[in-house]
Molecule: glmS glucosamine-6-phosphate activated ribozyme aptamer
Organism: Desulfosporosinus sp.
This record gives sequence, structure tokens and C1' cells, in this order.
RNA sequence: AAUAUUAUUUAAGCGCCAGGACCUUAGCGGUAUGAAAGUUUAAGGUCGACGAGGAAGAGGGUUAUCGAAGGAUUCGGCGGAUCCCUCUCGGUGGCUUGUCACCGUAAAGCUUACUUAAAACCGAAGAGUAAUUUUCGGGACAAAGAGUAAGCUGACAAGACA
Repeated sequence: AAUAUUAUUUAAGCGCCAGGACCUUAGCGGUAUGAAAGUUUAAGGUCGACGAGGAAGAGGGUUAUCGAAGGAUUCGGCGGAUCCCUCUCGGUGGCUUGUCACCGUAAAGCUUACUUAAAACCGAAGAGUAAUUUUCGGGACAAAGAGUAAGCUGACAAGACA
């Protein structure tokens, strides 16, 4: 370095499952017999949030932003987390230092315009006895935030430069 095999990783609106719901098998039940209904007793399994947005560092905190669908579980719970607070660092407010305000390397605020989903749904193919699930195609619709463009607004003190 190549090949083969095995294991691990390839998650951050993300992961998980002791409750719950559902499925299968067995048991119970039922029956003249066989079956169906029912039943959680046992084992195994399935579901358990649709995307958008979000990361300077440290510490702390906790039901951490936004809308879509649905109206049956997107129920309930656990963990984590880019959320929030404080400090430090950094940016903007012409330069330097300090303070203040707003922010986080795309680094000031406001207004207007534009740009920006996925699931759901329809169709097809596949996996599974099933619950359920994977992929592909079609196709519509957000909000917050951000970006772009235009416009408007924007510190104090000391100092330096002109």
C1' cells in the first nucleotide's frame, strides 16, 4: 500500500423508552367440535414531532425560538441541545482608551420590497405474518429568523489626527 473479515462511528428539533397505544405467537376464554369476540398472563415486536431557524469562549439555569399538519398518541416520560443569564474576548457606533447601546466573525437599530420548508396529501416500487416501515416520483401551502436591495436614524468623556 492492496484485498478480505469483524467491530465502532457517520444523531443536535436530535436520540432514547420503565408508562401508554398497537401487532404477532402462545396461554386463558369460548364451543358438541372447530372458530369468532374478549382477556395483558408470558415472550417477541411496532409507534412514540413535520420541517424552518439556531454555535466566539467559560460558568450557571431550564418544560430553549418559529410556524405546518392534525383533532386518534405530534399522549406521557428520560437524556441531550446551537436557547437564556453573567463574565471574558471580539465587532459596529470615523481613529485610540474607558464607559454605554446593539450585536457574534455574514458581528448597530428601524421601515419597505424580494428570496427561502417538510411532513401531511396523491401515485409507484420494496421490506415485514402483522402493527408498521423504507425509497422514488408528483404537488401546494408558513412563521420566526437571516440574506439582498433601497431609505432613514445612530452615543458620552478624554486624547490623537486632519